Predicted 3D model of a 581-nucleotide part of an RNA (large-subunit ribosomal RNA, domain V) from a Candidatus Magasanikiibacteriota bacterium. It matches the Rfam family "Bacterial large subunit ribosomal RNA".
[in-house]
Context: one part of a larger RNA
Parts: sequence; structure tokens; C1' cells
RNA sequence: CCGGCAGCAGGACGAAAAGACCCCGGAAGCUUUACUGUAGCUUGGUACUGGUGUUGGUGUUUGGAUGCGUAGCGUAGUGGGGAGGCUUUGAAGUUCCAGCCCCGGCUGGGGUGGAGCCGUCCAUGGAACACCCACCUUCCGAAUGCUAGCAUCUAACUUUGCUGAUAAAACAGCAAAAGACACUGCCUGGCGGACAGUUUAUCUGGGGUGGAUUCCUCCUAAAACGUAACGGAGGAGCCUAUUAAGGUCGGCUUAGUCCGGAUGGAAACCGGACUGAAAGUGCAAAGGCAUAAGCCGGCUUGACUGCAAGGCUUACAAGCCGCGCAGGUGCGAAAGCAGAGCUUAGCGACCCGAGGGUUCUUCAUAGGAAGGCCCGAGACAACGGAUAAAAGUUACUCCGGGGAUAACAGGCUGGUCCGGUCCGAGAGCUCACAUCGACGACCGGGUUCGGCACCUCGAUGUCGGCUCGUCACAUCCUGGGGGUGAAAAAGCUCCCAAGGGUUCGCCUGUUCGGCGAUUAAAGUGGCACGUGAGCUGGGUUCAGACCGACGUGAGUCAGGUCGGUCUCUAUCCGCUGUCGG
Repeated sequence: CCGGCAGCAGGACGAAAAGACCCCGGAAGCUUUACUGUAGCUUGGUACUGGUGUUGGUGUUUGGAUGCGUAGCGUAGUGGGGAGGCUUUGAAGUUCCAGCCCCGGCUGGGGUGGAGCCGUCCAUGGAACACCCACCUUCCGAAUGCUAGCAUCUAACUUUGCUGAUAAAACAGCAAAAGACACUGCCUGGCGGACAGUUUAUCUGGGGUGGAUUCCUCCUAAAACGUAACGGAGGAGCCUAUUAAGGUCGGCUUAGUCCGGAUGGAAACCGGACUGAAAGUGCAAAGGCAUAAGCCGGCUUGACUGCAAGGCUUACAAGCCGCGCAGGUGCGAAAGCAGAGCUUAGCGACCCGAGGGUUCUUCAUAGGAAGGCCCGAGACAACGGAUAAAAGUUACUCCGGGGAUAACAGGCUGGUCCGGUCCGAGAGCUCACAUCGACGACCGGGUUCGGCACCUCGAUGUCGGCUCGUCACAUCCUGGGGGUGAAAAAGCUCCCAAGGGUUCGCCUGUUCGGCGAUUAAAGUGGCACGUGAGCUGGGUUCAGACCGACGUGAGUCAGGUCGGUCUCUAUCCGCUGUCGG
């Protein structure tokens, strides 16, 4: 060196299971004051469902009554006809009763009475309740119809008993109870996780929590335009016509500083000089603006209707500017200017649509209805708006995917951490450097906490212990040496040095730490925080359960608590022993 056999498990990111954690997409279970439904319960109407009485409402017919401004014999409803009408079938008057009442009277009935009462005539817009016809307001009564309530009846319907009937059901008869109710069908309002179907956004240096989501201004933006980030800063979701903050014509110049001027002062008003735009602009910023777009005044409504050449911008859809023409206006002597505002934010597609307008259309009529056309309030802010309509939970979970994306480990980085060097303010009685060393500067290491998300999610098993080690040296002990604020001893500090060594217990799952007793010393780290195909399984991290807290609830909690399956016969490399070549 090669081979056999017996062994050990460090590696083959070993085997097994298309990761159960996490994220993304989908599904399912569960919850509820998510949404929309359904069963069920309930309300009313109607049908099954009939008779009678009574009370109220109402329609028609009919009888009777009713009607007061002022003037006026007086309580004049409206219109028409009308010169007579009523009365022994009992007028006026008088008395009793009833109703109405504007308290003046009106109407009706009974008694008495025994022959008259009223109209045409005066006043009045209008002439007689003298008489007749029709109608209106209000009231009373009757008939009839409808309707609501109440009461009652029995024959529908219902229940029970008996009989037919010898066992039962159905059915029939009789009796009793109940009764047009109940039951049931259809329509309808309410309650309704009992049940069902669904929804519950996206961005995101993993996800969640927070924040954001449309529009405007500046920077980032690299001198055209444009340009990202959970980059840095701010704004908008309006306002203005009773002095317009619009149009036009005419006029004016702001602000600050200095000097001077009664009250008058740092600042009021007046004059002068200087700077020159620093003021002002309805509102953020930027760009503009003195020829003013800033300030003041006059007259006004162009903050018009119908279009629109040509452009800017732009994936689309939108957005923006606008020559010019027609109509009819405002201002100006005129030329001209004016289709809102110094400009850039002040907003919402399609559908639906209150309301307004309209010389249109249709209809078995229309003073109506429906539709068309022109305007148009109303919101989607997750702001290109999925629907008319929508929240949660899962550790009981499941499926498809991802190392496109987190937790372990590794990698990169090295802020943090550990170590060192430089400077030397100071402490050290004096003295920076025996020792310590601020404020700072420069390196190294890769054991901490992080950042990044690069291999691994068709799986790289995660804390601690046990066992077995191996390496580094920034050395805990033992060895050698320099300095000392080293008398000795004991120390402090630095240099060299890795051969060997580096304890036993109590508490805790602990690593760590505290404590006890020793020791020469009880080192610091790396090895996938060495080591689970070597062991354990106390912790963490499934399914059960309890407590606290949160939640309406299902459930949840780097809160606590009890419980909880650790698989693998070694093919190869490696290693140990042994036998042989």
C1' cells in the first nucleotide's frame, strides 16, 4: 500500500415525508351588533266562510229643518217662474210642551179661540218662506248598499264520547264542547348565525402594528422633457358679484434707512435724499409682475350663446392653450380689449338619477301618462371608481407554491461588541506615562446585539445537560524576564511562553448567575452558539386543560401553569481492532 472479517458513527448539507413554522395564492371549520338570504316564530289582508241584532263611519235615494255685515217693519243662502196664495179639513191672538239660537227670534206639536193672515207698495246690488221648481252650506230622521267594532246563533270547519263494529284505520250517524274563531293555502311588515352562500384591498428592506393610496409646489433630477425610494420640506378637497377679489377706461407707486417738521412717542401725518423692488399678489411653494399681474376711482356683467384653424401634453381615456366666424353685449373718443380671477391645486369615468326646461314622439282623450332632447343636485378619498349590497378567527386545520420572503445555522458587512496603538487634559502629596487616563485620532478581531436577504422551505432538527474530544492564545495555574509609587513577603503592569493542568456541591430547564467548601488554578474563545443516523428531552414550539388579561364572540397573549410518540438492519468516504497478501 491492497484485501477480508468484526466494530464506531465524523462526512456523503445521509434516508424518510413536494416544511406542519413564515410569506404568497386558494380552500375549509368556527364566530359575530360583516353583507345578502332561508327555515322557524310572529303581524295584517284574503280564500276556506255562513245567519241575525246593535254601535260608529261613509255613499245613494227620500222627508224635515237650516242660512242674521251695513241700510231696512226683520235672522233677505243662490238662480228661475210668478200676481196671486193659505184658511170652518180651523186664520190672528193667547197658553203649555219640544228643538235650534247670533238671546233678537225661528220651526214644529197639543189646548183655547172663532175669521182672518200674507204678497205687489217704502228702503235695497238683489224681492218676497205669498206660492211653485232646481241647487248650495250645515243639522236631524228613515230606507238601502258598503265598511269597522261588539254581541249572539248554528250549519261549514275542529275536538271528544257513543254506535255501526267482530281487531284497527278511514268513513257514516247521534250526542257534547267549541265555532265562523282556530287549522291550512297565497300575499305581506317584523324578529331571525338555527342554517346557507360569500366578502373581509394593496404598497411594505419578511409579515403584522403604524403609515400611505387623488391633486399642487420645491429639492433629490446629473443645464431640454422625463426620472425611483416607507428620500427631504410644505400645501389643496376652497374662495370672490351688499365696496366684486370679474370686464374695461383713467390715474397712482410700494418697502426700508437717514435728515427735517406742533401735540406726536420706536412706528400715525407732511417735506427731502439714498438704496431699487427687499413691499404687495385671497390661501403652499416656485416661476413671474413697476409698461405693472401691485394700489385707487368711473361705468359695467364677456364669470356670454353656437362653433373652431392650429397646437401642447399623451399608451388609452382624460387634461390644457387658442387664430378666426356668426349672434347679441360691456367699457373706451378711438385703436382696441373682454368666452372670469398673475400662473400652476380646489377634484370623480360609465350607469342610475331628484329637480328644471323643451316648438319633439306615442297612447281606446290627453287639463293625463310614458318616452326623447338640453341642463342637472346626488360618490365611489383604496380618489381609472370590481357589487345595489360585506367583518373577524383558526394552536382543529388543509391544498398549491416560495429559499422570489422571515425564524436556526452559514456567508457578506462590522454600526454595536472585544482587543490594541497614537495624542496626553487630568488623577496619582510633588511628578502626564508605577498605575489610571477625559475629549479625540487610527487599526485589528469576527465570540455579542444588529443590518443585508446570498446557498438551503421536493426539510441544513432548535436551548441546556451527558459523552467524546480537537484547535487558537488576547495565559487562569505551573516556567522565564522588564518596570514599579519593588525593603522582604504579597501585589500591580508589561514582554516571552500553549508542555501539562484547570475541583466537588446547593438553587434554577437553564447557558449565565448567586451561594457553600476546596484548589497551584478553578482561563477566554473557535469547531453548524463542536457533538440528537451518539444519548437525554427539563425548556422552547402542535393537538387537551386551568388562571390572569384582551376580545360581543370564535379566539388570542417573547404572560404563567399541568400533560404530551425522539424513526433508521451503515452502500461509499472516514476511523478502531484483527487476519492475510
Model confidence (mean pLDDT): 82 of 100.